[in-house]
Molecule: small-subunit ribosomal RNA
Organism: uncultured bacterium
């Protein structure tokens, strides 16, 4: 600290995911100890049992139990009285159950946290001081009787006490009123003085020196300290699709209430408060020290601990008290639960333990007050499920082990393997040590105390010390990248993984198993949550031109921000002091538990908050000045700036009349339409609407949207000179006002053209389109709506600064001039260039996208969707504001490289175009498809399959069928054992393979045996069986095209570019020249081979000029080697000369010369690569399958089929020809199982024959030409198929199925539709000839030579191809992408006649408990009163409020609903093609219209069109 993921590849927005780090967790596998923590986060749903708050006999009166001693009774072991001790229930009273402990429902609040105020308050128990405690008095519970009741409980009667209750007395510095004084910032209730009124008490218990002492209570007052009450600044979730709330509401006067201000409450007056700084509502939540995260600054979070606050079954009251509206107290209502004898009670674990239920999920119905604290008591002591401990739970965080040390034959086993070995791996075994932690035994605290003594749940625990022995103690995830860690099998888009990104479709490091490895370890891993990474809400610390994101514009009001100077204030700001910021946390530093965790002490730190004091630069503020921002005045010129009214002329269309005659319009063509009822043309004349050519210009004006004839009114703003005036008046601007294309909307007009929608023709498969004719609303006015655009510079206004160059509009100054032109230089507007600097880049660059301040507006992934509900606005149409589930990992921007475009330039090629000849048409021959078959083996499929693989299917070949046969095999290697030589010849059965016989033969040896056959077994063999999409080799194409490329240097953030682009030339990236390149390397090219020419060497089997001989012919022979020609060697062509062009180059163009001229003709050579091109059937070969068969032998078949189509050849259609006669001229090959000659026979193939040749010797060996005759255009004397007959030849065999002959036979064809194919010179067409293969069997192949043409202006166009630019939404690359509708499944959602429910509020009914108020004819101890009666009181009664409840009518909110809407989502449905290339009509936005659907058209806009011309400006 980052990293994977959009792309062929880069660079950037930019979302998703991961790695870190936590937890009250939970689940999966696993589990060996110990310490220290934690532990119902869900139903604040229910609750069995037992325990959590009692204590005081030293406040009180008294009572049963018990033990003792006594009395009386007598059934002598019992009752009954009665002293005394001890315990203990139950009542009166005191205190204390307002603490402690619990959970987090409520609550968006003065609730909480901080930080003050109470001069507007309380305070039991404590401490301090100070006084007092006197002296009366009448009840009453408990008890006893009685009654009622099932019970819970209740009533009457009759006794008694007290620190219980009551008068009175006595008091201060206490209340409370009045007066006066004093005094605070401040109203005083404050303090002071007087006057009047008023207010207390309780006593116990100890000792004893007793009119007393102590202690402990009790009153009254003052303080203290602790706690608490009420107020106030300031801070505290989300929603504006909640914008308006409030009638006790704000105030005030008065009463009354509280400890105490206050509308707290009432009664009366006023009509006020809250709010855009968010008021009301609605959702959600107890709040903090803190925890967790993070560098921080946030961000999330409220479990333990600690502080509040709030509730205690739900709602409502009050009552006691110093304190509650009261968890384990009352009283009412609901609900709910239990008892009942049916009348009528009792009960609240959100206390500890448990229980049941929900839940993915959380423990003992434990021990003990020993310590710590609490309550009451003088104490002892008692209670205390606070707490102290134990159990339980890998739920956390610490700690420790599961052994150390040695040990190589690198053992076994496993797994992999190239079969060598490599891994597990010193790991084990083996030797040897050790002794944690368990196990067992022995011993054993602290924690407990302050004068001693007692006291220990924990616990015989920690701890210590002994025995004994490696003995009892390891898993759990990962292993394609992120991310450490890789191999075998299985599996075969199946089963599955899976955080992203993706694996699996027969070789899966990704599934699943194994070995092996890594990582962390008593624990691993998943899941669910928070932070962090994410500068992905940005204060720190973003951005808005094309990625999301600038409001269509303007005026403005709150607000914010603000020019220069002096002077005060001190609000902000900035020091310095005090107080506060609880403990605990964290953070240092140090103690304690063997260590840690844990825990102690101690510092710092709590970055707040509050008060005081000081300073005054900066901000605010007040006051006073200035003049440069802003305005205003004058004097000018520009200008489609706005309105109204008025006039003009050109066109268009009607409408009259003329002249005129057949057509006119209209398209790519063409039709509809119009026209002999005269159209179109053309002339006149008149009608009426709407628009204003040229001028005209990236000119001009306007805030935008707009704005264009010409006049005139009326009127708004800007610039410019100069500095009169005033004196900061400024900018920005949520709300809010107003303008605000086009299209549509209402009314009322007006309609000439043009034109949605509509109709007709046309094109098309269709054509709801694009063309064409026609047309209706609309366009136009005039009111009045709408409020929207690519309302765009996709760029918000304002203000300052920051090299330049060059148009252009309006203005002003200078210079020079007579003026105009010119030039220099300013203001203001409006374009290009372009430098810094910015930017992802593209680009912007003074009219900034720089540098900077201010102020608004907006953006935060992509669909979904600018949709849905809601609200507001609109007459509608619609419009503003504005989401969710749900999907998906991308979506997007900018450049790049390359494909592709019905995109442009330039260039080549038999591409086309100019010629020859040709296919397609007819028969054959051959390949293919189909189709047929038992089989018609396979393979090859646009060029680049189809006379191809096959350079030769009758058998064999063959690989295919049918039927016999074989099973170590037809064929290799190696072994055993047993047996024979091999091998040749014969019979016999069969279709033959093969079975059965029979003959003959008897190898070599070192004597062990070897080779060879048979048979047995058991390894193996054997496959033309599948995968050419596992593969090597080979090949074909693009293409003999001119290209592909590196190395260094430059450039660019990258990908990339340069070089290789350009100008020129060239067959050529061939070569020049220029150039941020420079040079290489693979193609080209050249070197090889043939051909053309000549020279030398050499002369047989070749050749004869010349001598000689010789024939019927012949180099036949001598002889020669001159020439032909054979084959070595050499020579020659290099753009060398020349001249012209070119840039003085490359190079072209023409000449000499040459056999040959500008690569002289052919050939062989085929770059990087592209086609998952072709071949597993040439061959090699991985995997897989099969193994009495898919292998192998054999016979017979088939590949040869035969309605049909299609390549590719041959032969034809005929006189440039056919047929007879005659005659001439080759090259290259081939020949022994071979070519074969002369001669004989046969009409002939052909037969006989057998010279001669292993080859410049012999043989195979020419046609066409060329002469002479015939035939005359006819299906012929052309054509030659098909058939019949008769043969020859190969071969065991020619029947299915050769070739050839002779004879008879004589089909279709009379030069071929559409389309189409080769070829540029010794080419094409034509001739024949040889070779391979092959026993036989070419029209094909492959090669030879003979005869030998036309044409090419050229590059518009067609096909390939190269370069270069351009446009892309392609990249599997146009055979690309991709769009909506329809049909299917499946998710969410919206809408819906309704219906269930839920909150909260209103109105009215009803009206418990109560408190408070009336009333009180009924009751009543206390004081007065002698008594009647008073005082005062209590039942009762009413009333006002008033919980739950009923009624109602709307409000909000979820659920569900037949149907219906739209959207998302699914490898191969359906119809079309809208979009991207000018995407084939250029597309987008707005709007209205129509249409299965994309979508079309109309009217306006924008380029984010492409090309091609033009005009304008810039640059060089």
């Nucleotide at each position: 600290a980052g990293a994977g993921u959009u792309u062929g590849a880069u660079c950037c927005u930019g979302g998703c995911u991961c790695a870190g780090g936590a937890c009250g967790a939970a689940c999966g596998c696993u589990g060996g100890c110990g310490g220290c923590g934690c532990g119902u986060c869900u139903u604040a749903a229910g609750c069995a049992u037992g325990c959590a708050a009692g204590u005081c006999g030293a406040g009180c009166g008294g009572u049963a139990a018990g033990u003792u001693g006594g009395u009386a009774g007598c059934u002598u072991g019992c009752u009954a009285c009665u002293a005394a001790c001890c315990u203990a229930g139950a009542g009166c009273g005191g205190c204390g159950g307002a603490c402690u402990g619990g959970u987090g429902a409520g609550u968006a609040a003065c609730g909480c946290g901080u930080g003050g105020g109470u001069g507007a308050c309380g305070u039991a128990c404590c401490c301090u001081u100070g006084u007092g405690a006197c002296g009366g008095g009448g009840a009453u519970a408990g008890c006893u009787c009685c009654u009622a009741g099932a019970a819970a409980u209740a009533g009457g009667a009759g006794a008694u006490a007290a620190u219980a209750c009551c008068g009175g007395a006595u008091a201060c510095g206490c209340u409370g009123u009045g007066u006066g004084u004093u005094g605070u910032c401040a109203g005083a209730g404050g303090a002071c003085a007087c006057a009047c009124a008023g207010g207390a008490a309780a006593g116990g218990u100890u000792c004893u020196u007793u009119u007393g002492a102590a202690u402990c209570g009790c009153a009254c007052a003052a303080g203290g300290a602790g706690c608490g009450g009420c107020c106030c600044g300031c801070g505290u979730a989300c929603u504006a699709u909640u914008a308006g709330c409030u009638a006790g509401u704000u105030g005030g006067u008065g009463a009354g209430g509280u400890a105490a201000c206050g509308g707290c409450c009432c009664a009366c007056c006023a009509a006020g408060g809250c709010g855009a700084c968010g008021a009301u509502a609605g959702u959600u939540a107890c709040c903090c020290g803190g925890c967790c995260u993070a560098a921080g600054a946030g961000g999330g979070u409220g479990a333990u601990c600690g502080g509040c606050c709030a509730c205690a079954u739900u709602g409502g009251g009050a009552c006691u008290g110093a304190g509650a509206c009261a968890c384990g107290g009352c009283c009412c209502a609901g609900a709910c639960u239990c008892c009942u004898a049916c009348g009528g009670g009792a009960g609240g674990c959100a206390g500890c333990a448990g229980u049941c239920g929900g839940g993915a999920a959380u423990a003992u119905u434990g021990c003990a007050c020993a310590a710590u604290g609490g309550a009451g008591g003088a104490a002892a002591c008692u209670c205390u499920g606070a707490u102290g401990c134990a159990g339980u739970g890998a739920c956390g965080c610490c700690g420790c082990g599961u052994a150390u040390a040695g040990g190589a034959u690198g053992a076994g086993g496993g797994u992999c393997u190239u079969u060598g070995g490599a891994u597990u791996g010193u790991a084990a075994a083996c030797u040897a040590u050790u002794g944690u932690c368990g196990a067992c035994a022995g011993g054993g605290a602290a924690g407990a105390a302050a004068a001693a003594a007692a006291u220990g749940a924990c616990a015989g625990u920690a701890c210590c010390u002994g025995u004994g022995g490696a003995g009892g103690a390891a898993g759990c995830u990962c292993c394609g990248g992120c991310u450490a860690a890789c191999u075998a099998c299985g599996u075969g888009c199946c089963a599955g993984c899976a955080g992203c990104c993706g694996c699996g479709g027969u070789a899966a490091u990704a599934c699943g198993u194994a070995g092996g490895g890594a990582g962390c370890g008593a624990g691993c891993g998943u899941u669910a949550u928070c932070c962090g990474g994410a500068u992905u809400u940005a204060u720190u610390g973003g951005g808005u031109g094309u990625a999301a994101a600038g409001g269509g514009c303007g005026c403005g009001u709150a607000g914010a921000c603000g020019g220069a100077u002096c002077u005060g204030c001190a609000a902000g700001u900035u020091g310095g002091a005090u107080g506060u910021g609880a403990a605990a946390u964290c953070c240092c530093u140090a103690g304690g538990c063997u260590u840690a965790a844990c825990u102690u002490a101690g510092g710092a730190a709590c970055u707040g908050c509050a008060u005081c004091c000081a300073a005054a630069a900066c901000u605010g503020u007040a006051g006073a000045c200035c003049u440069u921002g802003a305005g205003u005045a004058u004097g000018g010129g520009a200008g489609a700036g706005g309105a109204a009214a008025g006039c003009g002329g050109a066109a268009u269309u009607c409408c009259u009349a003329g002249u005129g005659u057949a057509g006119c319009g209209g398209u790519g063509a063409a039709a509809u339409g119009c026209g002999u009822a005269g159209a179109u043309a053309u002339u006149a004349g008149g009608a009426g609407g709407a628009a204003c050519a040229c001028c005209a210009g990236u000119g001009g004006c306007g805030a935008a949207g707009g704005c264009g004839g010409c006049u005139u009114u009326c009127u708004g703003g800007a610039c410019c000179a100069a500095a009169a005036c005033g004196g900061a008046c400024g900018u920005u601007g949520a709300g809010g006002c107003g303008c605000g294309a086009a299209a549509g909307u209402g009314u009322g007009g007006g309609g000439a053209g043009c034109a949605a929608a509509c109709a007709g023709g046309a094109u098309u498969a269709g054509a709801u389109a694009c063309c064409c004719u026609g047309g209706u609303a609309g366009u136009c006015c005039a009111c009045a709506c709408c409020g929207u655009a690519a309302a765009c510079g996709a760029u918000g206004g304002a203000u300052a600064c920051u090299u330049g160059g060059u148009g252009u509009a309006g203005g002003g100054a200078g210079g020079a001039u007579a003026a105009a032109a010119c030039u220099u230089u300013u203001c203001u507007g409006u374009g290009c260039c372009g430098g810094c600097g910015u930017u992802a880049a593209c680009a912007c660059a003074a009219u900034a996208a720089g540098u900077a301040u201010c102020c608004c507006a907006c953006c935060u992934g992509a669909g979904u969707a600018g949709u849905a509900c809601g609200a507001c606005c609109g007459c509608a149409a619609g419009g503003u504001u504005a989401a969710a589930a749900c999907u998906c990992a991308a979506a997007g921007g900018a450049a790049u490289u390359g494909a592709c475009g019905g995109g442009g330039g330039c260039c080549c090629g038999c591409a086309c175009a100019a010629g020859c000849a040709g296919u397609g048409g007819a028969g054959u021959a051959u390949g293919u498809g189909g189709u047929u078959u038992a089989a018609u083996u396979c393979g090859a499929c646009g060029c680049a399959a189809c006379g191809c693989g096959a350079a030769g299917a009758a058998c064999c070949u063959u690989a295919c069928c049918a039927g016999g046969g074989c099973u170590u095999g037809a064929c290799a290697u190696a072994c055993a054992u047993a047996g024979g030589a091999a091998u040749a010849g014969u019979a016999u059965a069969g279709a033959a393979a093969u079975a059965u016989g029979c003959u003959a033969g008897u190898u070599c040896u070192u004597c062990g045996g070897a080779a060879c056959c048979u048979a047995u077994g058991a390894a193996c063999a054997g496959g033309u069986g599948g995968u050419g999409c596992a593969u090597g080799g080979u090949u074909g194409u693009c293409g003999u095209c001119a290209g592909c490329u590196c190395g260094u240097g430059u450039c660019g953030u990258g990908a990339g570019a340069u070089g290789u682009u350009g100008g020129g030339u060239u067959a050529a990236g061939u070569c020049c020249c220029g150039c941020a390149a420079c040079g290489a390397g693979c193609g080209c090219a050249a070197c090889c081979c043939c051909u053309a020419u000549u020279g030398u060497u050499a002369g047989u089997u070749g050749c004869c000029a010349g001598c000689a001989a010789g024939u019927u012919a012949a180099g036949u022979u001598g002889g020669g080697c001159a020439c032909u020609c054979u084959a070595g060697c050499a020579a020659g062509a290099c753009u060398g000369c020349c001249g012209u062009g070119g840039a003085u180059a490359a190079c072209a163009c023409g000449g000499a010369g040459g056999a040959a001229g500008g690569u002289g003709g052919g050939g062989a050579u085929g770059a990087c690569g592209u086609c998952a091109a072709a071949u597993c059937a040439u061959c090699a070969u991985g995997c897989u399958c099969u193994u009495u068969a898919u292998g192998u032998c054999c016979u017979g078949g088939g590949c040869u089929a035969c309605a049909c189509a299609c390549g590719u050849a041959c032969u034809a259609c005929a006189a440039u020809g056919g047929g007879g006669a005659g005659u001439a001229c080759a090259g290259a090959g081939g020949g022994a199982a071979g070519c074969u000659a002369a001669g004989c026979c046969g009409c002939g193939a052909g037969g006989u024959g057998g010279a001669g040749c292993a080859a410049a010797a012999c043989c195979c060996u020419a046609a066409a030409a060329c002469u002479c005759c015939u035939c005359u255009c006819a299906g012929u004397u052309c054509a030659g198929a098909u058939u019949g007959c008769a043969g020859u030849c190969u071969g065991a065999a020619a029947u299915u199925c050769g070739a050839c002959u002779g004879u008879a036979u004589g089909a279709a064809g009379a030069u071929g539709g559409a389309a189409u194919u080769g070829c540029u010179a010794g080419u094409a067409a034509u001739u024949g000839c040889a070779g391979g293969u092959c026993a036989g069997a070419a029209u094909a192949c492959u090669g030879c030579a003979g005869u030998g043409a036309a044409u090419a202006c050229g590059u518009u166009c067609u096909c390939g191809g190269g370069c270069c630019u351009u446009g892309u939404a392609c990249a599997c690359a146009c055979c690309g992408c991709c769009c909506g509708u329809c049909a299917c499944g499946c998710c969410a959602u919206g809408a819906g006649a309704g219906u269930c429910g839920g909150a909260a509020a209103c109105a009215c009914c009803c009206g418990a408990a109560g408190c408070c108020u009336g009333u009180g004819a009924g009751c009543c101890a206390a004081c007065c009163g002698u008594a009647a009666g008073g005082a005062g009181g209590c039942a009762g009664c009413a009333g006002u409020c008033g919980a739950a409840g009923g009624u109602g009518g709307g409000u909000c909110u979820g659920g569900u609903g037949a149907u219906u809407a739209g959207g998302g989502u699914g490898a191969a449905g359906u119809c079309g093609u809208a979009a991207c290339a000018a995407g084939g009509u250029a597309g987008c936005c707005g709007u209205a219209u129509c249409g299965g659907a994309a979508g079309g058209u109309g009217c306006g806009g924008c380029u984010g069109g492409a090309u091609c011309a033009c005009c304008u400006c810039c640059u060089u």